[in-house]
Context: one part of a larger RNA
Molecule: large-subunit ribosomal RNA, domain V
Organism: Saccharimonadales bacterium (SeqCode)
């Protein structure tokens, strides 16, 4: 060096399964509610099937009767109105009784007795006689009528049992007892409950995704001297306000500073100088303004109709700026100005609905209306109208180009397509942080910075820590610790060899030089780590996919059951605990051990 045999498992980001953890998809599915809608059920009420009868009971009408107190006053005065007389042998006062109101004062009927009188008219009151007569108010009693009910009664609907018959029949019919009974039950309309059932929604951006934060506009900077320019870049404003803070016309100029001057003061109003715009502009900032766009006065409404040449931005849709022409106005002595405000915000597209117009003349008054004629969008035979188009206007879409009239969860019981476009292991880039090291020297070290000690700072390395990014891998790189085997690096724990010391000496303390060798054994925890116990000469610190599961182990983490606290209305959920929970394989090539053979 080449062929075999027999093992071993380190690489073939090995083999199996389109990763089951992330995330995304205007995908699913299963579960839950005080998402959202709609059914089923359940109820409530009206009417039909549905009839009699009666006892009460409300409420209306209508007749008869009866009722009415504040104080003053003869006393229980409802309100107007009439009224000078009215009851009375057809039985007055006044005694007895009874009965019903009632503010206990007394009022009204009414029975017996009695046998000739009793009330108004004047005085007191805001109102005068229930002497008497009409019309009514409050309340109540009684009678008829309507009406709506509670109860209770009854049979023929209706509903149930039996028994018998069709019929040899646990349906069904017929007949007959017998128990309910206008209820149940059923249909129509209607209201309420209604995860019992269904169907769906449940947003985007993001240095992964949740959480938190944001979503339209206006301003400045970033933005790289034309314009436009991202970012979870750095500031701030906006969802308006003004009938003058709009037009025009004339006229004016702040704002500080020093200085002087009564109350007067840092700051009031006055004078003088200076500086020059720092004032001011309704409101954010920018940028404009003195010929003012500030400030002030006069008259007014152009905060006009009907058009728009031509331009800026612009995928669109929208969005700005406009001279000019008709009309008919303001203002100005006239040129001229004027279609809102110094400018840049103060805001919504489509459909739906809702209001208000929609052509022109005359006349008239109530001055924004009516009456006539007539008419230039469509008008279901025509003429009109309804009602549609057209113009203006309000109601929303703040997630502010607005999916729908309407909408929240969970899922570890989960599924699918997808991704290394995107996160959890490792790798790789940085090297904030960590580790180690260097200058500088305060400061301690009785004095003495440099035996040690090194503050404020400053400059590297290394890639063990914690992180940043998200670049290889989601059609899979199995993930913590222990075990086994290891290998390397030195920034050396112990062995060696050297300088320094604030080294007597034993012990020590710093430094150089050195990987040849070694660096236990045990208790607790799944632990690494660590704490403890007992030696050792030491009981090193890293790197090796935190070395090593096609080597092992499986305590932990990281399904499926299940429980405890804790949060949820709930399903359910915890870098919160608990108990349990399937670790595949017969080695093809590399690599590596043993051993045979050949060839040299």
């Nucleotide at each position: 060096u080449c062929c075999g045999c027999a093992c071993c498992a380190g690489g073939a980001c090995g083999a199996a399964a389109a990763g089951a953890c992330c995330c995304c998809g205007u995908g699913g599915a299963g579960c839950u509610u005080u998402a959202c809608u709609a059914c089923a059920a359940g109820u409530u009420u009206a009417c039909a099937u549905u009839g009699a009868a009666u006892c009460g009971g409300g409420u209306u009408a209508c007749a008869a009767c009866a009722u009415g107190u504040g104080u003053a006053g003869a006393a229980u005065a409802g309100g107007u109105g009439g009224g000078a007389g009215c009851c009375u042998u057809c039985g007055a006062a006044g005694c007895a009784g009874a009965u019903g109101c009632g503010c206990c004062a007394g009022c009204a009927u009414u029975u017996g007795u009695g046998g000739a009188g009793g009330c108004a008219u004047c005085a007191g009151u805001g109102a005068a006689a229930u002497a008497c007569c009409a019309c009514c108010c409050u309340u109540g009693u009684u009678g008829u009528g309507a009406u709506c009910u509670u109860g209770u009664u009854c049979u023929u609907a209706c509903c149930c049992u039996u028994a018998c018959c069709g019929u040899u029949a646990u349906c069904c019919g017929g007949u007959a007892a017998g128990g309910g009974g206008a209820c149940c039950g059923u249909g129509u309309a209607u209201g309420c409950u209604g995860g019992g059932u269904a169907g769906u929604u449940u947003a985007a951006c993001u240095g992964g995704g949740g959480c938190g934060g944001u979503u339209g506009c206006c301003u400045c900077c970033c933005a790289a001297a034309g314009a436009g320019u991202a970012g979870c870049g750095g500031a701030g404003g906006c969802g308006u306000u003004c009938a003058a803070a709009g037009g025009u016309u004339g006229g004016c100029u702040a704002a500080c500073u020093a200085c002087g001057g009564a109350u007067g003061g840092a700051a009031a109003u006055c004078g003088u100088a200076g500086u020059g715009a720092u004032a001011g502009u309704g409101u954010a900032a920018a940028c404009g303004c003195a010929u003012a766009a500030g400030c002030c006065a006069g008259c007014u409404u152009g905060a006009c109709u009907g058009u728009g040449a031509g331009a800026c931005u612009u995928a669109c849709a929208a969005g700005u700026c406009a001279a000019a022409c008709a009309g008919g106005g303001a203002c100005g002595a006239a040129a001229g100005u004027c279609g809102g405000a110094g400018u840049u915000a103060g805001u919504u597209g489509u459909c739906c609905u809702c209001u208000g117009u929609u052509u022109u003349g005359u006349a008239a008054u109530u001055u924004a209306u009516u009456a006539c004629a007539u008419u230039a969008g469509c008008g279901c035979g025509u003429g009109g109208u309804a009602g549609c188009g057209g113009c203006a206007g309000a109601g929303c879409u703040u997630a502010c180009g607005g999916a729908u009239a309407a909408a929240a969860g969970u899922u570890a019981c989960c599924c699918c397509g997808g991704g290394g476009a995107u996160a959890a292991c490792a790798g790789g880039c940085u090297u904030a942080u960590a580790g180690c090291g260097c200058c500088c020297a305060a400061u301690a070290g009785u004095u003495c910075a440099c035996a040690u000690u090194g503050a404020c700072g400053g400059c590297g390395c290394u890639g063990u820590u914690u992180g940043g990014c998200a670049c290889c891998u989601c059609g899979a790189u199995g993930u913590c610790g222990g075990c086994u085997c290891a290998u390397c690096a030195c920034a050396u724990c112990c062995u060696g060899g050297a300088g320094g010391a604030g080294g007597a000496g034993c012990c020590u303390c710093u430094u150089c030089c050195a990987a040849g060798g070694g660096u236990u054994c045990g208790g607790c925890u799944g632990u690494u780590c660590g704490c403890c116990g007992a030696u050792u000469a030491a009981a090193g610190u890293g790197g090796u996919a935190c070395g090593c599961g096609a080597g092992c182990u499986g305590g932990g983490u990281u399904a499926a059951g299940a429980a405890c606290g804790u949060c949820g209305u709930a399903a359910g959920a915890c870098a919160g605990u608990u108990c349990g929970g399937u670790u595949u394989a017969u080695a093809u090539c590399c690599g590596g051990u043993g051993u045979g053979g050949a060839c040299g």